[in-house]
């Protein structure tokens, strides 16, 4: 500190997810101890039981229980009972003080409620502190106690009697208060002066006092109040108030105020955000963060508000009162129905909510509190214990040695090794921890008392003594003994850690990204591994990381974003000088910013959490005294910003009137005559009634050729014939004059294409709609002939556009070049100078780039507007405009990882350029049509084994399926087995012939032959171990192959450009068959391919001379290199040689190309072939071969028999034969090459018409054997289904083979189908080629051979040329394609789920206004009744809680029907975008 994810790759925007911390949590697994902390976050729902607020007899009268003492009285002589307030005490009672504090919650409050800081000369203050005074003297009740009485209780009426520190009344009293006077006023202070009102309580005592009481001053403490500033969210809340604003008087209040009332005035809040809605207790402080910021407001502190819900006031110093009244309302409970009664948001505790939060403990010891004189009493404050891994912390679960690197497990390349692993086993060592005894705390100080000492009304110190819930707890010792203690998540990247086996888009995982579809480091388990560790995971919530709201610290050409444009209000910034002044701003100083907290130092629990102390900080208000360079305010002054005149200029700048000419309709006459018109072709229209063309005249409305231009003018939209008339703008020079008067601009208001809209007018062309014609599978379109609104003109609305330069406006600065338009100034009249516009092109900069560059997107101010993922949406609802259409503002649910912007590579285009090939074309022969033959498909079938499917599957594996091949089907057997090898174990009729049985495999019966140097061999069995499988995956793979393509292409190193991804090179400009070569060149080189080396073929030579060959000599034959003999020749095979654009003329700068140039055998690669570059097509093959996985294992192995692979309504691919006369038949004659061959080829003779049979020479072959057809001489046959074709079928037959039915060839004899040249389409071929003869050879017993795969004979025609199909290369555009156009992608409908708008209604909730009613209680009148009075019963009037009741806004649920949106592998119709997306696209 960053990281993952858009993309074939890059860069940038963007969003989404991660890694960090934190938590009052909470679940899931797991759990040894300690400390110290925290624990209902929902239902401010309801509540059983018990506590939590009392005390004081030193304030009263008392005497009901409890001690005790006195009398009595029964007797059991120490119980019982009675009586006595006599004494400790003390229930109820009257009084005081307390209950307003402590403790809880967080409902409600957007508020002086809460921080802060101020003032109160506008206020109160019990207890406490100090000060001064004073405390005299009557008096009348009442509780209570007794009496009766009434109800179930709560509770309550009457009578009779009584105390007080209760209550009353006289008396005193001033520095209280009131009045008045003086003092300008208010108001305050002091003085004098007169007048009036208001007080008091006793009690205890050791007699010394002490406590308490009254009035008053003064502090202190604690409250009231007022004010300044801070203090959430919504503008789809813009207006709001009548006690409202303010004055006067009055009442009221401790106290100012309209706080309230009356009577007078109209005011008073508000864009700096009122009002109205919505949420929320506020702060010290917590979490995060580097800050600044953001969240939150649990526990501890203040501070507020509430106490079942709403209201009320009593009391009192202090409440409108949590454990107090009242009164209404809900609920709950008792009840004798007639009434009563509560209020846990104190502590436990219960239900109920929920994911979820604890004991109905113990103590007043400590600290605090009330009350008292104390003792003391109460204190669910508090102090402690329980319970829970909630959270921090801190400690243990053991160390050391120990390798046969033990066994098991686990994995692998598996007779072997690796990991688990020094782990373990086993041997020493140590006890924290737990356990068991044992001892054992601090916390306590004190107040009372007793003592002493100072002292002397008071008080202060010191000793003694007293008192512990926690607790026998921390802790301390001692025994033994390794003994009592380890789990969790995770491992595919981000992110530390990998294997196996199972599963097989299934189960299932996931924070993103994704993982699973038979080899998953992502599922599940399992072996190891890693990270924390008594805790480890998820989930939830926050801050970070997000520079993703950006003040610190970010953007608006193209990624979201610049208002359509200009004028302005309010705002906000603002030229230059000089004084003042000090608002801000800076410095200092005083207050305050509570303690905790945070940080830092120390220091205290053995450490740490935790705690003490100090100190720093508290970045804030106030105050005050100062500084004045900026801002700001005031004064005053300049002129260079702005502004005003004045001359001459500019322009398609605006409104308005008038003129024109061309062209287009239309009318009217003439000419004229059969078409015109329109398109891709075409129709529909017009047109003999005379179009169309053509003449000539009238007539209409629109719009202004040419000049006309990156011209000009305008704020923008916009503006174009001339030309009058009026308004206004700009720049420029020059001179005067204002004197900063400027610059943005939130709301506002002006103008504002086009379409539309209303009223009235015009209406030639054009033309939304609509009509016909076409097109088309369909055409509601694209084209085409018509036409209505409207285009125009006056009023007057609509306010939107890609309203664009997708760039707000102003100012001021920063190299240049290079046009243009209008001005000035000079002028040698060529140009130059200096404004102001307007273009182009580029430096630096910027910038993701692409680009933009004084007209800035550059550097910097200043102001306004605007954006914050994609979609849902510019939609809903709301509200304003608006005649309507419809603008303006303008969400959310929800649901994606992602949308997007620029730029590479690429592939692709019904883009564009150059180029090239039997690609077209120009030819020649075919297929496609018949039979046949072979393959495929499809069907069929027990089986029709299998694979191969565009080009690149179909005569293909298969170069040869009667059996075998066979892998298929059916049947009938084997089960280590059909082969080999080791080991065992018998064994010498095993094995091997014969016979029989069977379809055969087999099975049976006969039959009697091992060798041996005795060690053994050799052969078959037996048992075991190794088999086997054309079973699947070619999508796990090796090999091999096809095919782009024999296309010219793919890369590299260094270096150069670019943030990059890449690019350069390899581009350009020639040239080539060719990225072959050349030149140019930030690129220089280089490898794979290209050629070249290499075969073969043409030409010549050397050698060499048999089985080849003979020219000359010879010999011999009827005739033959048949012999002798030769090497001249052919020819064989082996090494050379020759061609290299090597000469020559032209062109070029060169490569190089041209010339039918010469010369040659042979000319520009001389033909052919082998040779196939990086890759692509998950192209083909597990059935050539291997080979990982899987499966089978009396079988999917293997053996035999027979059948299938040959099957036929049919399709289609290859091929053969045809259709004939360039032929068919007969007869004759003549030329090859390459090849093969002994289980072979086979001369030759005989035999049969033939196939072939029967002898029978040579030949392992240049030596024997294999007949060359087409062709050429003759002969027929005459154009005909034929003397063309030869299919099919009938008989006979001949090899081959165990064996020709399914199912071979061939031979003779007979029959003689189809078919007379072949629709649409399509295929090969450019020279020894097509085309057309015939030979060979693999495979093979034969052969379905018409296939392949060789060889030779004959032997063409035609290429003008690249526009057009088709493929292909290179360069270049444009893309929303990267699976790459067999791309992507859209809208509708269908179907399923989601959330959501409308909507007749329904059902609720707050509020508020209107009227009616109105409890209690405060105040107000009254009170004939009580009371001596005071004063009260009572009765009334006001307000009000609540309650009825009425129309109304609001807001929330629900809802028949509805509308659109999301989203979901494989539905429907079309094809709208993206390439010119086939009609360019968008607003």
């Nucleotide at each position: 500190a960053g990281a993952g994810u858009u993309u074939g790759a890059u860069c940038c925007u963007g969003g989404c997810u991660c890694a960090g911390g934190a938590u009052g949590a909470a679940c899931g697994c797991u759990a040894g101890c300690g400390g110290c902390a925290g624990g209902c976050c929902u239902a401010a729902c309801a509540c059983a039981u018990g506590c939590a607020a009392g005390u004081c007899g030193a304030g009263g009268g008392g005497u009901a229980a409890c001690g005790g003492g006195g009398a009595g009285u029964g007797c059991u002589u120490g119980c019982a009972c009675u009586c006595u307030g006599c004494c400790g005490a003390c229930u109820a009672c009257c009084g005081g003080c307390g209950c307003a504090c402590g403790g809880g919650u967080g409902c409600g409050c957007a508020c002086c409620a809460c921080g802060u800081a101020u003032g109160g000369a506008a206020c109160c203050u019990g207890c406490c502190u100090c000060u001064u005074g004073c405390a005299g003297g009557g008096g009348a009740a009442u509780a209570g106690c007794c009496c009766a009485g009434c109800g179930a209780a709560a509770c309550u009426u009457g009578g009779a009697u009584u105390a007080a520190u209760g209550c009353c009344c006289c008396g005193u009293a001033g520095u209280a208060c009131c009045u008045a006077u003086a003092g300008c006023a208010u108001u305050a202070u002091a003085u004098u002066a007169a007048g009036g009102u208001u007080a008091u309580a006793g009690c205890c005592u050791u007699u010394g006092g002490g406590c308490g009481g009254c009035a008053a001053g003064a502090g202190a403490u604690g409250g009231c109040c007022a004010u300044g500033c801070g203090u959430c969210c919504c503008a789809u809340u813009a207006g709001c108030u009548u006690g409202a604003u303010g004055g006067u008087a009055a009442g009221g209040u401790a106290a100012c105020g309209g706080c309230u009332u009356a009577c007078c005035a109209u005011g008073g809040c508000u864009a700096c955000g009122a009002u109205g809605g919505g949420u929320a207790g506020g702060g010290g402080c917590c979490c995060u963060g580097a800050g600044a910021g953001g969240g939150g407001g649990a526990u501890c502190c203040c501070c507020c508000a509430c106490a079942c819900u709403g209201g009320u006031a009593c009391u009192g110093a202090g409440a409108c009162a949590c454990g107090g009244a009242c009164c209404a309302g809900a609920c709950u409970c008792c009840u004798a129905c007639g009434g009563g009664a509560g209020g846990c948001a104190g502590c436990a505790g219960u239900g109920a909510g929920g994911a979820a939060u604890a004991u109905u403990g113990g103590g007043c010891a400590a600290u605090g509190g009330a009350g008292g004189c104390a003792a003391c009493u109460c204190u669910g404050a508090c102090c402690c214990a329980g319970c829970c891994a909630u959270g921090c912390c801190g400690c243990g679960u053991g160390c050391a040695g120990g390798a046969a690197g033990a066994c098991u497990g686990c994995c692998c390349u598996a007779u072997g090794g690796g990991u688990u692993g020094u782990a373990a086993a086993c041997u020493g060592c140590u006890u924290u921890u737990a356990u068991a005894c044992a001892g054992g705390a601090a916390g306590a100080a004190a107040c009372a008392c007793u003592c002493c000492c100072u002292c002397g009304u008071g008080a202060g110190g010191g000793a003694g003594c007293u008192u512990g819930a926690c607790g026998g707890u921390a802790c301390u010792g001692u025994a033994a003994g390794a003994a009592u203690a380890a789990g969790g998540a995770c491992c595919g990247g981000c992110u530390a850690a990998c294997u196996c086996c199972g599963u097989g888009c299934c189960a299932g995982c996931a924070g993103c990204c994704g993982c699973g579809g038979u080899a998953a480091u992502a599922c599940g388990g399992a072996g190891g591994g890693u990270c924390c560790g008594a805790g480890c995971g998820u989930u939830a919530u926050c801050c970070g990381g997000a520079a993703u709201u950006a003040u610190u610290g970010g953007g608006u050409u193209u990624a979201a974003a610049g208002g359509g444009u200009c004028c302005g209000u309010a705002g906000g910034c603002g030229g230059g000088c000089c004084a003042u002044u000090a608002a801000g701003u800076c410095a200092g100083u005083g207050g305050u910013g509570a303690a905790a907290g945070u940080u830092u130092g120390c220091a205290g629990c053995u450490c740490a959490a935790c705690u003490g102390u100090a100190a720093a900080a508290u970045u804030g208000c106030c105050u005050u005294u100062g500084a004045u360079a900026g801002u700001g305010a005031u004064g005053g002054u300049c002129u260079u910003g702005a502004g005003u005149u004045a001359u001459g200029g500019u322009g398609a700048a605006g409104u308005u009137g008038c003129c024109g000419g061309a062209a287009u309709a239309u009318g009217u006459a003439g000419u004229g005559u059969a078409g015109c018109g329109g398109u891709g072709a075409a129709a529909u229209g017009c047109a003999u009634a005379g179009a169309u063309a053509u003449u000539a005249c009238a007539c209409a409305g629109a719009a202004u050729a040419c000049c006309a231009a990156u011209u000009g003018c305008g704020a923008a939209g916009g503006c174009a014939g001339a030309u009058c008339a009026c308004u206004a703008a700009c720049a420029c020079u020059a001179u005067a004059u204002u004197g900063a008067c400027g610059c943005u601009g939130a709301g506002g208001g002006a103008c504002g294409a086009a379409a539309g809209c209303g009223u009235g007018g015009g209406g030639a062309g054009c033309g939304a709609a609509c009509a016909g014609g076409a097109u088309u599978a369909g055409a509601u379109a694209c084209c085409c002939u018509g036409g209505u609104a409207g285009u125009c003109c006056a009023c007057g609305c609509c306010g939107u556009a890609a309203a664009c330069g997708a760039u707000g406006g102003a100012u001021a600065c920063u190299a240049g070049c290079u046009g243009u338009u209008u001005g000035u100034u000079g002028u040698u009249c060529g140009g130059a100078u200096u404004g102001a516009g307007u273009g182009g092109c580029c430096a630096a900069g910027c910038g993701a780039a692409a680009g933009u560059g004084a007209u800035a997107a550059g550097u910097a101010u200043c102001c306004c507007a605007c954006c914050u993922g994609g979609g849902g949406a510019g939609u809903a609802c709301g509200u304003u405009c608006g005649c309507a259409a419809g603008a303006a503002u303008g969400a959310a649910a929800c649901u994606c990882a992602a949308a997007g912007g620029a730029a590479u590579u690429g592939a692709c285009g019904g883009g564009g350029g150059c180029c090239c090939g039997c690609a077209c074309a120009a030819g020649c022969g075919g297929u496609g049509g018949a039979g046949c033959a072979u393959g495929u498909g499809g069907u069929u079938u027990a089986a029709u084994u299998c694979g191969a499917u565009u080009a690149u599957a179909c005569g293909c594996g298969a170069g040869g399926a009667a059996c075998c091949u066979u892998a298929c089907c059916a049947g009938g057997g084997c089960u280590u087995a059909a082969a080999u090898g080791c080991a065992u174990a018998a064994u010498g009729a095993c094995a091997g012939g014969g016979c029989u049985a069977g379809a055969g495999a087999u099975a049976g019966c006969u039959u009697u032959u091992c060798c041996u140097u005795c060690g053994g061999g050799c052969a078959a069995u037996u048992u075991g171990c190794a088999a086997g499988g054309u079973g699947c995956u070619g999508c796990a793979u090796g090999g091999u192959u096809g095919u782009c393509g024999u296309c010219a292409g793919c890369u590299c190193g260094u270096g150069c450009c670019g943030u990059g991804a890449g690019g350069u090179g390899u581009c350009a400009g020639g040239u080539u068959a060719a990225g072959u070569c050349c030149u140019a060149u930030a690129a220089c080189g280089a490898g794979c391919g290209c050629a070249a080396c290499c075969c073969c073929u043409g030409c010549c030579g050397u050698u060499a001379g048999u089985u080849g060959c003979c020219a000359g000599c010879a010999u011999g034959u009827u005739a033959u290199g048949a012999u002798g003999g030769g090497g001249a020749c052919u020819c064989u095979a082996a090494c050379g040689g020759g061609a290299c654009u090597g000469c020559c003329g032209g062109u070029g700068c060169a490569a190089a190309c041209c010339g039918u140039g010469a010369g040659g055998a042979a000319g520009g690669u001389g033909g052919g072939g082998a040779u196939g570059a990086c890759g692509u097509c998950a192209a083909a093959u597990c059935a050539u071969c291997a080979c990982g996985g899987c499966c089978c294992u009396u079988a999917c192995g293997u053996c035999c028999u027979g059948g299938g692979c040959u099957a036929c309504a049919c399709a289609c691919g290859u091929g053969c034969u045809a259709c004939a006369a360039u032929g068919g038949u007969c007869g004759g004659u003549a030329c090859a090459g390459a090849g093969g061959g002994c289980a072979g080829c086979c001369a030759c003779a005989c035999c049969g018409c033939g196939a072939g049979g029967u002898g029978g020479a040579g030949c392992g072959a240049a030596u024997c054997c294999u007949u060359a057809a087409a062709a050429c001489c003759g002969a027929u046959c005459u154009c005909a289904g034929u003397u063309c074709g030869g299919a099919u079928c009938g008989g006979a037959g001949u090899c081959u083979g165990c064996a020709a039915c399914u199912c071979g060839a061939c031979u003779c004899c007979g029959u003689g189908a189809a078919g007379c040249u072949g629709g649409a389409a399509u295929c090969g071929c450019u020279a020894g080629u097509a085309a057309u003869c015939g030979g060979a050879u693999a495979u093979c017993a034969g052969c379905c051979a018409u296939g392949a795969u060789c060889c030779g004979g004959u032997g063409a025609a035609u290429a003008c040329g690249u526009u057009c199909c088709c493929g292909g290369g290179c360069c270049u555009u444009g893309u929303a394609c990267a699976c790459a156009c067999c791309g992507c992608c859209c809208g509708u409908c269908a179907a399923a789920c989601c959330a959501u708008g409308g909507a007749a209604g329904c059902u609720g909730g707050g509020g508020g206004u209107g009227c009616c009613u109105g409890a209690a209680g405060u105040c107000g009148g009254u009170g004939a009744c009580c009371g001596c009075a005071a004063g009260g019963a009572g009765c009334u009037g006001c307000c009000u809680a609540g309650g009825g009741u009425a129309a109304a806004a609001c807001u929330a649920g629900u809802a028949a029907c509805u509308g659109g949106g999301g989203c979901u592998a494989a539905g429907u119709c079309g094809a709208a975008a993206c390439a010119a997306g086939g009609u360019a696209g968008c607003c």
Predicted 3D model of a 1483-nucleotide RNA (small-subunit ribosomal RNA) from an uncultured prokaryote. Its mean pLDDT, the model's own confidence on a scale to 100, is 82. The RNAcentral record of the sequence draws on ENA.